Notes: Predicted 3D model of a 1479-nucleotide RNA (small-subunit ribosomal RNA) from a Patescibacteria group bacterium. Its mean pLDDT, the model's own confidence on a scale to 100, is 81.
[in-house]
RNA sequence: AAUUUAGAGUUUGAUCCUAGCUCAGGAUGAACGCUGGCGACAUGGAUAAGGCAUGCAAGUCGAACGGGAACUUUUGCGAUUAUAUCAAUUUUGUUCUAGUGGCGAACGAGGUAGUAAUACAUAGGUACGUACCCCAAAGUCAGGAAUAACCCAUCGAAAGAUGAGCUAAUACUUGAUAGUCUCUUCGGAGUAAAGUUUUAACGCUUUGGGAGCGGCCUGUGGGACAUCAGCUAGUUGGUAGGGUAAUGGCCUACCAAGGCAAUGACGUCUAGGGGACCUGAGAGGGUGACCCCCACCGAUGGAACUGAGACACGGUCCAUACACCUAGGGGUGGCUGCAGUCGAGAAUCUUCCGCAAUGGGCGCAAGCCUGACGGAGCGAUGUCGCGUGAUUGAUGAAGUCUUUCGGGAUGUAAAGGUCUUUUAUGAGGGAGAAAGUUAUUGAUAGUACCUCAUGAAUAAGGGGUUGCUAAACUCGUGCCAGCAGCAGCGGUAAUACGAGUGCCCCAAGCGUUAUCCGGAAUUAUUGGGUGUAAAGGGUGUGUAGGUGGUCUUGUUAGUCGAAUGUUAAAGAUCUGGGCUUAACCCAGGGACAGCGUUCGAAACGGCAAGACUAGAGGAUGCGAGAGGUGUGUAGAACUCAUAGUGUAGGGGUGAAAUCCGUUGAUAUUAUGGGGAAUACCAAAAGCGAAGGCAGCACACUGGCGCAUAUCUGACACUGAAACACGAAAGCGUGGGUAGCGAAUGGGAUUAGAUACCCCAGUAGUCCACGCCCUAAACGAUGUUCAUUUGCUUUUCGGAGUAUCGACCCUCUGAGAGGCGUAGCUAACGCGUUAAAUGAACCACCUGGGUAUUACGACCGCAAGGUUAAAACUCAAAGGAAUAGACGGGGACUUGCACAAGCAGUGGAUUAUGUGGUUUAAUUCGACGAUAAACGAAGAACCUCACCAGGGUUUGAAACCUACGUGAAAGCUCCGAGAAACCGGAGCCCUCGCAAGACUAGUAGGCAGGUGCUGCAUGGUCGUCGUCAGUUCGUGGUUUGAAUUGUUCCCUUCAGUGGGGUAACGAACGCAACCCUCGUCGUGUGUUACAAGUGUCACACGAGACUGCCCCCUCUCGGGGGAGGAAGGUGAGGAUGACGCCAGAUCAGCAUGGCCCUUUGAUACCCUGGGCUACACACAUAAUACAAUCGCCGUUACAACACGACGCAAUACCGUAAGGUGGAGCAAAUCGUUAGAAAAACGGCGCCAGUUCGGAUUGAGGUCUGCAACUCGACCUCAUGAAGCCGGAAUUGCUAGUAAUCGCGGGUCAGACAUACCGCGGUGAAUACGUUCUCAAGUCUUGUACUCACCGCCCGUCAACUCAAGGGAGUCAGGAGUACCCGAAGUCUCAUCCAGUAUGGGCCUACGGUAAGCUUGAUGACAGGGAGUAAGUCGUAACAAGGCACGGGUAGCGGAAGCUGUUCGUGGAAUCAUUCAAUU
Repeated sequence: AAUUUAGAGUUUGAUCCUAGCUCAGGAUGAACGCUGGCGACAUGGAUAAGGCAUGCAAGUCGAACGGGAACUUUUGCGAUUAUAUCAAUUUUGUUCUAGUGGCGAACGAGGUAGUAAUACAUAGGUACGUACCCCAAAGUCAGGAAUAACCCAUCGAAAGAUGAGCUAAUACUUGAUAGUCUCUUCGGAGUAAAGUUUUAACGCUUUGGGAGCGGCCUGUGGGACAUCAGCUAGUUGGUAGGGUAAUGGCCUACCAAGGCAAUGACGUCUAGGGGACCUGAGAGGGUGACCCCCACCGAUGGAACUGAGACACGGUCCAUACACCUAGGGGUGGCUGCAGUCGAGAAUCUUCCGCAAUGGGCGCAAGCCUGACGGAGCGAUGUCGCGUGAUUGAUGAAGUCUUUCGGGAUGUAAAGGUCUUUUAUGAGGGAGAAAGUUAUUGAUAGUACCUCAUGAAUAAGGGGUUGCUAAACUCGUGCCAGCAGCAGCGGUAAUACGAGUGCCCCAAGCGUUAUCCGGAAUUAUUGGGUGUAAAGGGUGUGUAGGUGGUCUUGUUAGUCGAAUGUUAAAGAUCUGGGCUUAACCCAGGGACAGCGUUCGAAACGGCAAGACUAGAGGAUGCGAGAGGUGUGUAGAACUCAUAGUGUAGGGGUGAAAUCCGUUGAUAUUAUGGGGAAUACCAAAAGCGAAGGCAGCACACUGGCGCAUAUCUGACACUGAAACACGAAAGCGUGGGUAGCGAAUGGGAUUAGAUACCCCAGUAGUCCACGCCCUAAACGAUGUUCAUUUGCUUUUCGGAGUAUCGACCCUCUGAGAGGCGUAGCUAACGCGUUAAAUGAACCACCUGGGUAUUACGACCGCAAGGUUAAAACUCAAAGGAAUAGACGGGGACUUGCACAAGCAGUGGAUUAUGUGGUUUAAUUCGACGAUAAACGAAGAACCUCACCAGGGUUUGAAACCUACGUGAAAGCUCCGAGAAACCGGAGCCCUCGCAAGACUAGUAGGCAGGUGCUGCAUGGUCGUCGUCAGUUCGUGGUUUGAAUUGUUCCCUUCAGUGGGGUAACGAACGCAACCCUCGUCGUGUGUUACAAGUGUCACACGAGACUGCCCCCUCUCGGGGGAGGAAGGUGAGGAUGACGCCAGAUCAGCAUGGCCCUUUGAUACCCUGGGCUACACACAUAAUACAAUCGCCGUUACAACACGACGCAAUACCGUAAGGUGGAGCAAAUCGUUAGAAAAACGGCGCCAGUUCGGAUUGAGGUCUGCAACUCGACCUCAUGAAGCCGGAAUUGCUAGUAAUCGCGGGUCAGACAUACCGCGGUGAAUACGUUCUCAAGUCUUGUACUCACCGCCCGUCAACUCAAGGGAGUCAGGAGUACCCGAAGUCUCAUCCAGUAUGGGCCUACGGUAAGCUUGAUGACAGGGAGUAAGUCGUAACAAGGCACGGGUAGCGGAAGCUGUUCGUGGAAUCAUUCAAUU
């Protein structure tokens, strides 16, 4: 100086945290789906190191050699008359070459099977070798014996082989020479060569050096598993020998007994290593395709030969498997070279061209060979580049989609106009790459490139569109079909499915799948945690290890600095350059870090030496203590036995029973025996490492504190492994056994009760010895050290002051508690006894379930313990806190809620409604409270929605447009018909000057629907509830949800008022305002009345406010009293907060959507029927059951209301219902209306199914109405049912109320009204009180509930599916061990005919046998786990979950579970004590 770090969704009613899952990015040798114009550069068998047809991939040298063949030159015997020709022979040259020989073939090319180290990387080393190449020196003399080829013969199908004979060399071999070289006793001894050739030149031998290459050795580095902990006999070392190019147990003999390992040996699994590549801010994580380096492999296993080099991909031998040929005797082969083929697979190319370039082999060279290589082909496999046109064009065309019907979108998009030609096609020209003096030579390729012509001409898709995540509407579908990465969407209004249209993203591609990194601080070195979320070991002692006080000196492998070597190239990075650009390629520059070497520094650390005392320990003196072990002993209680007294019960429970007791219990007294535990003191106290420890005394013994500052002199801290201790239960042996008490038996409870309760009771509990080794072994908080405001209580020491002494007071050390500062924490909370701030060490965690499990290992007598997974499955599981709701939690308060009373309901009959049943239909709605005399303030027709039948179709009624008529219509009459309706006749002939109005009909728009959805809605209503609550603004608190206000105290009917208060105010509710009634005044007045008057009616006022007195009270207010018509809200009504119940209503009305309506409807009209049915059940009423009554007679007293489609008087008729008639009245006048009834007075009835009761039925009538059969009301006479006060249960009411008596009204022709709404008459009883039932409110508490307890939720059983473990076994593989056999081959020995001959020996591959180990597959069966639809049984847990729950352990039980024992609080409530706070 530069570069550099992004988050989101999902647990909840909401919040914060923890934690997992998922997504957005990049990448790939990829594959798949849809689509597809061009070019450049790359790249392409990842699976079966499975098998391979065919062709090619390693040859070359005649200047090493003898032959052979062809051509050619020369000679020319002979044949021929002769030329030509032929032929023996001779000779020159060229070409080709089977063989001998040389070099190469060990490179290049391919693959990654094996290998966790004989590999690789990096840094070093040397006991070594080296053909070809380079430099230097010297030499290259003289001989010899063979052999292939060839020829002859034989065998064989072939491959090939055997025998006899001839021959050459740079093949083989002998001798000489030996400067150098090797050995050496330093005298000496030994070892070499090859030639070819006209020249030129190439070779050969020996030695030294070099370069490059290779061999061997060493340090360091890099996988998993410890459920692999011990491994090793050539093993470790030595001596001698062998072997090698060379060191070495590399091999052999002998000797010794070593070597490796927790810093991970040995074993198992996986894997070629590196440069590099992907990702990432980086540290890291992942990978090892293409290119480069190294290693290893060549069908599988073994072995050597040749050679400079191999134990050899396209060489040899043997064995094995496989394949092929065969004449059946025998042979042949190795694509993991380039193409290609089969197979397996999701999947990976042409049986191409050329040696022109680069490189390699051979050759003197020309040259030959080269599937290395250079190119082309195929594949969108990838990266990069280009194109599919540009511009103009509004009537914003048509079409399509949508719409609120106005419009909007597609959209300048198209069409149309003008222009261009990249690309495409055609034609013409046409490279560089070639380097080598000249000459020759191009596969690619007539390619790149250049020029011209034609013509917008040849060229766009994929995915998405609920959120994350850019982009939305309509239709279809209806938890179906389907979608989905996660959350999730779909059950009739789906922006999430399918389609259409639009839009968004990328683009010759786009998506999906798979894998890797990132996000993920989700393994945390950078950079996390462990009180309650996962996580501190039960506790200590202590080994290794880690860490370590003050001062001095020396040294330095840690550390720091400098220089230097190395870290191949390519890649990455920076700069520049070349292909039109880019990708691609070329050139140059530079580094971090690692390792080695050298030099330097000495702060820190290490090491060595010396010193110190503040850490630690010792000593001395005091001290406290349920610390431990053993022995003895004491009193209370209990129980047993014996004896006495005494008599009928005792015991137990919610209540009982089993049980004990007249053979004398319980009770009580006395004596004796027995075992276990130690009241009070006692405390939050004390001690101990933890578990734990309690009468008293004694003995032995561990630890701790304080004081002194006397000794040692860092001796310390922590602590894997190891060892020791370790409640209760449990186990073994032997004792003991009073009480208690798993199991078990019995009694209860219960639907059941394997439980809770009761009566008994075994193991056990106790002791001794030995095991077990786990707990909620908890402070859910590891040990140690240091630092950091305090107050207070308590235990044990010390000092000071004071005192005679103690107490008190002050200071100080060590413990144990409470509250709190800073700080920390997700919050709760912690807070000098830290969960604060630092340091050291150990242990542990990484989503939930599976699983405190399986397998394996170790331990145990057993029970079991310790260690400890995976498959599969879910998207959560969890912590803390918040608001609600709930509790068989608590506190307080209220209510005709209970209690105290009165009258009822439930029984009877009737009425009405409902269910059910029936029916052609019994239309529909309403169903706990909050349906059921409810909608309905009135179903004979109508109503009417239901049923049967008959009819109509622009419709019964409405609007618009067009055509059109001027009586079609209407009225009267006639005919058919049940009517609707149809047909016929007559009467009638619209208004206006006109335009036109009105109108029948026709046609088109449209109507109509009590059809569906109250879970699409409006409006209205019910309920909690006339309960006192529900909220907001600003401010404060909290990370936040939220909270405060609204809590608290007093008070009220009241969140009413007052006080206090981090709150201050406000809103909707409460109250008040409104109406009626009660008292008085004033005014007005139709009517009443003879008048005056004043009842009455209306209007306006007054009056009541705790105003006055007494008491209580700080105030608010409460209790009592006076006055008053009325007293504390005077009585009643209307008025109903935020909300709850998807409460009710689509059939009052309105309304979205859906449905019906072109030949007959779900619309409309009509007749008849039904809604009134009737074995039954429920609800609401009426009337009764009688004497407080019934009947008869007589006598009194109301109010509210209503009347013209009406109320109707007097009078007359009828027993009556009623009739005739019609005075009066639109009503304070007239009428209903009457004498209201109960009441009062008198009479009869005398307790009965009656002079009670009136149902039912018969007969006769009246009235309304078109019409009383289904199906009306009333009257008269007759009939005279049930019923004698009502089981369990249950309702209303607190005063003019309940009860009882009548009257009126609405609806209405009439009426099934006993209903409903009002009116007045008569007129009570009781309330101690809040324990209980129900409901409500406030505060608080617990919660695993929030669809909110009608919640949540556990386990067995039954059904189906899935994965894993066990399993009698079975099958297959792997690595070894022991033994047998023993090919080829090296080495060695022997023999002879001396041949690479025969035979023997050592080692050994393959093979075989045996017993084990290990891995995988499969397996009847049995057990557990997980998941599925609304299955079965119970109810374990969450509230005190109805027996508090849970941990350990033991027994038992269909199951959750229950019980015993010990421990925890992660239990509620209450009381007491203590601490703290306030007064």
It matches the Rfam family "Bacterial small subunit ribosomal RNA".